[in-house]
RNA sequence: UCCUUAUCAAGAGCGGCGGAGGGUACAGGCCCGAUGAAGCCCGGCAACCUGCCGGCGGUGGAAACACCCGGCAAGGUGCUAAUUCCUGCGGCCAACCGGCCGGCAGAUGAGGU
Numbered sequence: 001u002c003c004u005u006a007u008c009a010a011g012a013g014c015g016g017c018g019g020a021g022g023g024u025a026c027a028g029g030c031c032c033g034a035u036g037a038a039g040c041c042c043g044g045c046a047a048c049c050u051g052c053c054g055g056c057g058g059u060g061g062a063a064a065c066a067c068c069c070g071g072c073a074a075g076g077u078g079c080u081a082a083u084u085c086c087u088g089c090g091g092c093c094a095a096c097c098g099g100c101c102g103g104c105a106g107a108u109g110a111g112g113u
Base pairs, nucleotide, nucleotide: 002112003111004110005109006108007107008106013042015041016040017039021032022031023030026088027087028086029085043080044079045078048076049075050074051072052071053070054069057068058067059066060065084105089102090101091100092099093098
């Protein structure tokens, strides 16, 4: 880089440094920002992977153990305005506004290449 797969409506600070930008890219919207953006640190959230726990949880097994389920959050990531902020393609309903479903794209984890 590419492929597979799971998830993406919940959750997370009135902290420190920092200084003008930011919301993945493009386009169009709509927002956030000197009552301080990005970034870094700390804190926090979550529980995807590892790890640990489950004698009176489940399935299989002779057992070891595997899988499922539940828990903890030590380690590896991730996340910490707004649904992945919304729309960009298709379908359905309504057919003025709009609503729902799917797709594309994207993000993150795990595995592979």
This is a predicted structure of a 113-nucleotide RNA (SAM riboswitch aptamer (S box leader)). It matches the Rfam family "SAM riboswitch aptamer (S box leader)". Its family is annotated with regulation of gene expression in the Gene Ontology. The model forms 97% of the base pairs in the Rfam consensus. The coordinates come from a structure-prediction model, not an experiment, and the mean pLDDT is 81.